[in-house]
C1' cells in the first nucleotide's frame, strides 16, 4: 500500500414562546437526515445538560474544530402610511337641528276702497225654555164584526084574553161595543233624538272672525346675516390592534471558501 475485526463519530439544523438554565414533544422557516416509549394544567435532565431501548454506516472526499462568501426566515426598537376600534368639544374646522333677534339686508304679501292701535257690540263655545222637522205610538177616517150573557125591527112560532088585542121573545136584517184589518206624510194628543240655529234668556270670554267709532301710516310671514344651546356625521388630536412600508438592531438554517485534526488490532 492492501484486507479482516473493534469501536470514534454521524444518521438534520434554526427562531420564537416556554424555562432558573439545556433539550424534547408543540407551532414556525429551511431542507429530506434511522425506528420504539414517555411529554405542556408537560416529559426529561444539569452547565460535559433529553431519559429508556434498538438498528445502519464504520476511520473515507465520513466526522470535528476554526473560518470566509452568501443569506431564507424570526425577534427587538423607532418612523411612515392604511384600516378597524376607545377617548376627547377647553377643536368651535365643515355640516345638521331647535331658540331668539331691528322693515337695518333680500325678495314677497297687505294698506288713504283706511295699516297697527283703542273703545261699544256680535258670532263661533256651554247651557235653559219654546218653535219646526224626523221617529214612534194613540186618536180622527173607510171596512168587516155579537146564536145566546149589546140596541132596534122583530116573519115564524109560543103564553093571556071570549074577542079587539097585549106581552115575552128566537131566526133574519140593521146599527153597533170590544177586537181585526186598511187608506192616508189628511186632523189632533203625546214622547223621543248627536235633526235646525229659527226666537228668547243665562254664562264664558284662550284664540278666531267681523259691524260701528276714533287715530293717520305702517302691518305680516319667509330667507340671509348674528347670538346661545344641542348633536357628534366628516374633518382634527390622542389611544391601542392588525397590516404595508423604510431605517437600524439581534439570532440565524441551506449552500461555500480556506487551514487544522483524523483511532486501535491482527495477517499479508
Nucleotide at each position: 500500500c492492501c484486507a479482516u475485526a473493534c469501536c470514534g463519530g454521524u444518521c438534520g439544523g434554526g427562531g420564537a414562546g416556554a424555562u432558573a438554565g439545556c433539550g424534547g414533544u408543540g407551532c414556525c422557516c429551511u431542507g429530506u437526515a434511522c425506528c420504539u416509549g414517555c411529554a405542556a394544567u408537560c416529559c426529561g435532565c444539569u452547565a460535559c445538560a433529553g431519559c429508556a431501548g434498538g438498528g445502519a454506516u464504520g476511520a473515507u472526499u465520513u466526522c470535528c474544530g476554526u473560518u470566509u462568501a452568501c443569506g431564507a426566515g424570526g425577534g427587538g426598537u423607532g418612523g411612515u402610511c392604511g384600516u378597524g376600534u376607545g377617548c376627547g368639544g377647553u377643536c368651535u374646522g365643515c355640516g345638521c337641528c331647535g331658540u331668539a333677534u331691528a322693515a337695518a339686508c333680500c325678495g314677497c304679501g297687505u294698506g288713504a276702497u283706511g295699516a297697527c292701535g283703542a273703545g261699544c257690540g256680535g258670532g263661533u263655545c256651554u247651557u235653559g225654555u219654546g218653535c219646526a222637522a224626523u221617529c214612534g205610538a194613540c186618536u180622527g177616517c173607510c171596512g168587516u164584526g155579537a146564536a145566546c150573557c149589546a140596541u132596534g125591527u122583530c116573519a115564524g112560532g109560543u103564553g093571556g084574553g071570549g074577542g079587539a088585542c097585549c106581552a115575552a121573545g128566537c131566526a133574519g136584517c140593521a146599527u153597533u161595543a170590544a177586537g181585526c184589518g186598511g187608506a192616508u206624510g189628511u186632523u189632533g194628543u203625546c214622547g223621543a233624538u248627536g235633526u235646525g240655529c229659527c226666537a228668547c234668556g243665562a254664562g264664558g270670554g284662550u284664540g278666531c272672525c267681523u259691524u260701528c267709532u276714533c287715530c293717520g301710516a305702517g302691518c305680516g310671514a319667509g330667507g340671509a346675516g348674528u347670538a346661545c344651546g344641542g348633536u357628534g356625521g366628516c374633518g382634527c388630536g390622542u389611544g391601542u390592534a392588525c397590516g404595508u412600508u423604510c431605517a437600524u438592531u439581534u439570532c440565524g438554517a441551506a449552500u461555500u471558501u480556506a487551514c487544522g485534526g483524523u483511532g486501535u488490532a491482527u495477517g499479508g

Predicted 3D model of a 268-nucleotide RNA (Bacterial large signal recognition particle RNA) from a Clostridia bacterium. Its Rfam family is "Bacterial large signal recognition particle RNA". The family's RNA type in Rfam is non-coding RNA gene. A reference for the family is Rosenblad et al. (2003), "SRPDB: Signal Recognition Particle Database", Nucleic Acids Res. Rfam's curators write: The signal recognition particle (SRP) is a universally conserved ribonucleoprotein involved in the co-translational targeting of proteins to membranes. The coordinates come from a structure-prediction model, not an experiment, and the mean pLDDT is 76.